Context: one part of a larger RNA
RNA sequence: UGCAUGUGGUGGAUGCCUUGGCGAUCACAGGCGACGAAGGACGUGCAAGCCUGCGUUAAGCCCCGGGGAGCUGGCAACGAAGCUUUGAUCCGGGGAUGUCCGAAUGGGGAAACCCACUCCGCAAGGAGUAUCCCAACCUGAAUCCAUAGGGUUGGGAGGCGAACCGGGUGAACUGAAACAUCUAAGUAGCCCGAGGAAAAGAAAUCAACCGAGAUUCCCUAAGUAGUGGCGAGCGAACGGGGAAGAGCCUGCAAGUGAUAGCAGCUUUGUUAAUGGAACGGAAUGGAAAGUCCGGCCGUAGUGGGUGAUAGCCCCGUACAUGAAAACAUCGCUGUGGUACUAAGUUUGCGACAAGUAGGGCGGGGCACGUGAAACCCUGUCUGAACAUGGGGGGACCAUCCUCCAAGGCUAAAUACUCGUGAUCGACCGAUAGUGAACAAGUACCGUGAGGGAAAGGCGAAAAGAACCCCGGGAGGGGAGCGAAAUAGAACCUGAAACCGCAUGCAU
Repeated sequence: UGCAUGUGGUGGAUGCCUUGGCGAUCACAGGCGACGAAGGACGUGCAAGCCUGCGUUAAGCCCCGGGGAGCUGGCAACGAAGCUUUGAUCCGGGGAUGUCCGAAUGGGGAAACCCACUCCGCAAGGAGUAUCCCAACCUGAAUCCAUAGGGUUGGGAGGCGAACCGGGUGAACUGAAACAUCUAAGUAGCCCGAGGAAAAGAAAUCAACCGAGAUUCCCUAAGUAGUGGCGAGCGAACGGGGAAGAGCCUGCAAGUGAUAGCAGCUUUGUUAAUGGAACGGAAUGGAAAGUCCGGCCGUAGUGGGUGAUAGCCCCGUACAUGAAAACAUCGCUGUGGUACUAAGUUUGCGACAAGUAGGGCGGGGCACGUGAAACCCUGUCUGAACAUGGGGGGACCAUCCUCCAAGGCUAAAUACUCGUGAUCGACCGAUAGUGAACAAGUACCGUGAGGGAAAGGCGAAAAGAACCCCGGGAGGGGAGCGAAAUAGAACCUGAAACCGCAUGCAU
């Protein structure tokens, strides 16, 4: 030095575990905000920090309800000082307080700061003062009346939010095996607006000489008919079957009438809870829930915990019961026109949507790229008829059929999930699963936009090693605890690489 065996160190794979994730189903909720939001800054505890809570009344204050013996949130213990059957801590409902910034709104501003005015008040202190829109009123120029403008009061808006929705605007990479029409795609992005859904919607629709009867969504028709440098590709409708189902309104005058709204009562539910069956023994073991013996309950043998695997030990579960208060909701009753607003019904009068339909030119949308190109929208130029009328039936004409534009409203079936509750998984199990199971959008990096980690496990219970010895300490040896300490906090298991020690063999 090599090989082998044994025994260690280092290291943290593997196995097991799960507080965290991922994906679904059902139900709910679908908004918050000038009554100051979302999100923050700074404070706030007997006690320094972080998280959580809260706001100078500051881990809290008041009321109502639940509950019933301990309590003063977590990391996180020790302690100190206290509270509590005159019912605390805790849980639910309602209220009060709520610094400063932030739409931020008195003015300013380098967010959490600076500087004001007016009124009320002895003071401390409190209230008001942004902009835009709408309404009423008061004022009021050039300029006589007026108008513009100014002011006051009242009402509304503003900002945030995951996706879904409507509208506006609108790419490129890419594909076409290059590329320009085309495609990607009316996608992504940006902007505006709304709701719990939105949009659409009650035929100037289809159909085909038979007929149907608003819209939306699904299956089909069908990758069909078409369209297309007839390339790449794009791609219907009629008809049929389902889900759901609902139809309405209009100006003026008069009459009738009792819908919404409001009030009371009531039903159900949500936001705390309450009751809730049934087991003992023996041996093993540190420990019994496993084994053996003998029982019991079950409208409860879902699940979790307990020193190993528990229907009967604990929490629960099935089932049953429950609300002072708040919210939602079914129903009933009452009220309900003096003025304004909405609706039913009757009568009379009136109304039936014009720079519109259509046309020319240029575009866009329709599956349809200008094509034989109907239909819809319109930048521009034009421009009818008036139910004895007009639109459509894919150039156009006739016949025939069908419908009535240029005003408006409308539930459900449909889409989505920031979020709440319940349940589930041939989903993950710490290099996985969220980036994040841990003080995680943290530490750290970057001027900034932004980027962005690593890091889980002693034990059933801290019983977390008193005391002695070596040592400056770290660390170790005894002792003690424990089933186990090669479970000792650098703590379950403890692979390999890598590094020792002992022994044997070889050199």